RNA sequence: AGAUGGCCGGGUGACCGCGGCUCUCGCAAGAGAGUCGAGGAAAGUCCGGGCUCCACGGAAAGACGGUGCCGGAUAACGUCCGGCGGGGGCGACCCCAGGGAUAGCGCCACAGAAAUGACACCGCCUACCGGCCCGGUCUUCUCCGGAAGAUUGGCCGCGGCAAGGUUGAAAUGGUGCGGUAAGAGCGCACCGCGUCCCUGGCAACAGGGGCGGCACGGCAAGCCCCACCGGGAGCAAGACCAAAUAGGGACGGCACGUUGGUUUUUUCGGCCAGCCGUCCGGGUCGGUCGCGUGAGGUGGGUGGCGACACCCAUCCCAGAGGAAUGGUCACCCCUUCCGCAAGGAAGGACAGAACCCGGCUUACAGGCCAUCU
Numbered sequence: 001a002g003a004u005g006g007c008c009g010g011g012u013g014a015c016c017g018c019g020g021c022u023c024u025c026g027c028a029a030g031a032g033a034g035u036c037g038a039g040g041a042a043a044g045u046c047c048g049g050g051c052u053c054c055a056c057g058g059a060a061a062g063a064c065g066g067u068g069c070c071g072g073a074u075a076a077c078g079u080c081c082g083g084c085g086g087g088g089g090c091g092a093c094c095c096c097a098g099g100g101a102u103a104g105c106g107c108c109a110c111a112g113a114a115a116u117g118a119c120a121c122c123g124c125c126u127a128c129c130g131g132c133c134c135g136g137u138c139u140u141c142u143c144c145g146g147a148a149g150a151u152u153g154g155c156c157g158c159g160g161c162a163a164g165g166u167u168g169a170a171a172u173g174g175u176g177c178g179g180u181a182a183g184a185g186c187g188c189a190c191c192g193c194g195u196c197c198c199u200g201g202c203a204a205c206a207g208g209g210g211c212g213g214c215a216c217g218g219c220a221a222g223c224c225c226c227a228c229c230g231g232g233a234g235c236a237a238g239a240c241c242a243a244a245u246a247g248g249g250a251c252g253g254c255a256c257g258u259u260g261g262u263u264u265u266u267u268c269g270g271c272c273a274g275c276c277g278u279c280c281g282g283g284u285c286g287g288u289c290g291c292g293u294g295a296g297g298u299g300g301g302u303g304g305c306g307a308c309a310c311c312c313a314u315c316c317c318a319g320a321g322g323a324a325u326g327g328u329c330a331c332c333c334c335u336u337c338c339g340c341a342a343g344g345a346a347g348g349a350c351a352g353a354a355c356c357c358g359g360c361u362u363a364c365a366g367g368c369c370a371u372c373u
Base pairs, nucleotide, nucleotide: 001373002372003371004370005369006368007367008366010332011331012330013329014328015327016326018037019036020035021034022033023032024031025030039350043361044360046359047358048357049356050355051234052233053232054231064230065229066228067227068226069083070082071081072080073079084098085096086095087094088093099225100224104223105222106219107218108217121165122164123161124160125159129157130156131155132154134153135152136151137150138149139148140147141146173191174190175189176188177187178186192214193212194211195210196209197208198207199206200205238289239288240287241286248280249279250278251277252276253275254274259273260272261271262270263269296315297314298313299312300311301310302309303308333348334347335346336345337344338343
C1' cells in the first nucleotide's frame, strides 16, 4: 500500500420520566417496591420455512411459474460450505443466469465480397487452353523491302487461389517448415478440436495414449428440449366469550273484527300481516387467546477441511394499542472548529420491533482484532 474474515458501534454515575410483569397497601382511583424493556440491520418484503384456515381419494400426465457445473450442509431455500471449469489480478484474492446449438423453429442490425446451401470487392497467379499484336534473341529463305519457324517476355480472355488487405461482436482452426504458377491441412511437426480407450476422482473434471486433416460459426437474459421443485391465502391467519338496538325462530297470552296485501278483473272463499311476555340461535361494538421455551442464547467438549451435527453445563432475554424503550447534569472516549498554549465551543453513523424463524439485498460516522500479500 492492499486482500480476506470476525467484532464493536459511545462508557460510568446521579436525578427525573415512559411501557410490561410480579408483590405489598388501598373499597376504588391509584401509590410504593422489585424486575425486564430494540437492531446488526428491527429496513426492503425479494426468496425459504414454522404456524393457521380453505381446497383436495391416490398416482401420473398436461398447463403455468421457478431453479439449473459437481458433491455436501439444512426444516427448507434462488442460501451456505467444499471442489471443478472459465475470466481478471505481480500477488493475497476476486468475479461468473456455469445444463442442452447433430431434437426442431427462429434470429444474426449496420458495415462488409461473404453472416451458413458460405463467399470473392481489392488482391495473388498464368503451369494448362485460346486470342492480340507490341518487343527481344536465334535459325532458315530472300527479288534485300521483308517472309516463315522456334524461343522468350507483355496484355487480354477462359480459368486457378483464398496467403494478404478491407467490414464486423463474430469470417470456417493457429504457428512454423516444406510445397506450388500462385496458393491451400496439399504434406509434416507442435498446439487446438473431434472421437475411442486407459488411469485418478463419488462426481463435475483432470492427466496420458491411439486414431481422424478438421468435419461441427454465434445467440437458449428468443421460442424450445431435458432434469428437478411448486395446491391457495395469510396473525386483518384463526379460536373462544359476548351488550344495547334492530331483525329471525319457537312457545304462551290478548285481539278475532275493521283495514291492507295477494289469488288476472268482480263476488264468494282461501292465505298473509298485529300487540305483550319467556326462551333459543346468528352477527356487530367490546373482551380474551393466538403471543413469547424457541430450527433459542452463552460457555465448554467431540466429529468434520468446512457449512454443520451431536453431547454436557448454564440462562430466560420486549411483547401491546398505531403510540413505551426517553431526557438533563457530571466525568471520561471519539470527531470537527477556535487558540502559540492552558483551554473552550459544537456534535455522536444508519436506523428503530409488532406472529415467529433461516437467508439475501440495501443503509451505516468511526473504531478494534486476527490471518495473509